[in-house]
RNA sequence: CGUCUUCGGGGCGGGGUGAAAGUCCCCACCGACGGUGACAGUCCGUGACCCCUCGGCAGCCUGUUGGGGGUGGACCCGGUGAAACUCCGGGACCGACCGUGAGAGUCGGGAUGGGAGAAGACG
Numbered sequence: 001c002g003u004c005u006u007c008g009g010g011g012c013g014g015g016g017u018g019a020a021a022g023u024c025c026c027c028a029c030c031g032a033c034g035g036u037g038a039c040a041g042u043c044c045g046u047g048a049c050c051c052c053u054c055g056g057c058a059g060c061c062u063g064u065u066g067g068g069g070g071u072g073g074a075c076c077c078g079g080u081g082a083a084a085c086u087c088c089g090g091g092a093c094c095g096a097c098c099g100u101g102a103g104a105g106u107c108g109g110g111a112u113g114g115g116a117g118a119a120g121a122c123g
Stems, first nucleotide, its partner, number of pairs: 001123007013027004029105001030095002032046004041093002050070009075091005097109003
């Protein structure tokens, strides 16, 4: 470098109000992948979702697939130290789309999907 196989997303409980809320309020719970003198949901980059565009295939103007582009949430203070927005202490913040007698990071759904990537085997 090539081929193949496998893996590759977590969270919820208690209470209140109410006709009705796992969605509101109080407390709580969760955090993909690669990188980064030192370990990351919040730094840099990536993936998924969504939009645009070009091509292929099929076909019931629709579906499917590949490339490119766009978009893609959120952090401060103190301490230690050679070095930390990554550790320790404290306080805070973020979380797509659709659905759902009441509004969703957590319920249901696309998804037993997909992917960044990881591990292993063979040549």

FMN riboswitch aptamer (RFN element) from a soil metagenome, 123 nucleotides, folded computationally. It matches the Rfam family "FMN riboswitch aptamer (RFN element)". Rfam links the family to the GO term FMN binding. The RNAcentral record of the sequence draws on MGnify.